[in-house]
């Protein structure tokens, strides 16, 4: 270079056209406890990679682009 295929919280991943974007892990409060830990209860954190298009309406569908992966030549 081609084709596939992944980019969503701090980390691993769900969601694949509708109304507040979620889960566990981790973080922090509080509660328990001689401390901690474990339980229990809360609470924080996200430009959904970046830019456009379609659509009333996009994380999700379509195009370009970056990054990262496998595969082909």
């Nucleotide at each position: 270079g081609c084709g596939c295929u992944g980019g969503u919280a701090g980390c691993u991943c769900a969601g694949c056209g509708g109304a507040c974007a979620g889960a566990g892990c981790g973080c922090c409060u509080g509660c328990c406890u001689c401390c901690g830990g474990a339980g229990c209860a809360g609470g924080a954190a996200g430009u959904c990679g970046c830019g456009g298009g379609u659509u009333c309406g996009a994380u999700c569908c379509c195009c370009g682009c970056c990054c990262g992966g496998c595969g082909c030549g």
Molecule: transfer RNA
Organism: Brachybacterium sacelli